[in-house]
The RNA shown here (transfer RNA) has 73 nucleotides and comes from a Thermoproteota archaeon. Rfam family: tRNA. Rfam classes the family as a transfer RNA. NCBI's taxonomy places the organism under Archaea, Thermoproteati, Thermoproteota. It was read from a public genome assembly. Its mean pLDDT, the model's own confidence on a scale to 100, is 84.
């Protein structure tokens, strides 16, 4: 340089055939408790790497870039 694989909440990752973005964890709040901690239950958090095209509608599907891992050179 080239080929593969990734890139979604603070973190680690699902999202299936294009149709209302989502979980463990971790933050905050509340209930338990003397009190932590542990249970519970709520909540707040997202330009779906970035620009463009297609389509009624795009995280998904096309192009070009950028970041990361990896194989060849």
């Nucleotide at each position: 340089g080239g080929g593969c694989c990734g890139g979604u909440a603070g973190c680690u990752c699902a999202g299936c055939u294009g149709g209302a973005a989502g979980a463990g964890c971790g933050u905050c709040c509340g209930g338990u408790u003397u009190g932590c901690g542990g249970c519970c239950g709520g909540a707040a958090g997202g330009c779906c790497g970035c620009g463009g095209g297609u389509u009624c509608a795009a995280a998904u599907c096309c192009c070009g870039c950028c970041c990361g891992g990896u194989c060849c050179a």